This is a predicted structure of a 72-nucleotide RNA (transfer RNA) from Acetatifactor sp. The organism belongs to Acetatifactor, within Bacteria. Rfam family: tRNA. Rfam classes the family as a transfer RNA.
């Protein structure tokens, strides 16, 4: 060399054409002597690159790059 499988906010994961969303975490606020808990709000994502197909791509073809894991 081969074959599978994953890469999505800081973390862990949804989402298999009509286009980004959940829980913690993060800040601010209210409460509260004060922390906590709770509530309400807000940042924060070129969806691994890099090309193709469509009117439209995270999604679906290819290649490439990381982790896994199977065989040798």
């Nucleotide at each position: 060399a081969g074959c599978a499988g994953a890469g999505u906010g800081g973390a862990g994961c949804a989402g298999u054409g009509g286009a980004a969303g959940c829980u913690c975490g993060u800040c601010u606020g209210a409460c509260u002597c004060a922390u906590a808990a709770u509530c309400a709000g807000a940042a924060g994502g070129u969806c691994g690159c890099a090309g193709g197909u469509u009117c439209a791509a995270a999604u679906c073809c290819u290649g490439c790059c990381u982790c896994u894991g199977c065989a040798a």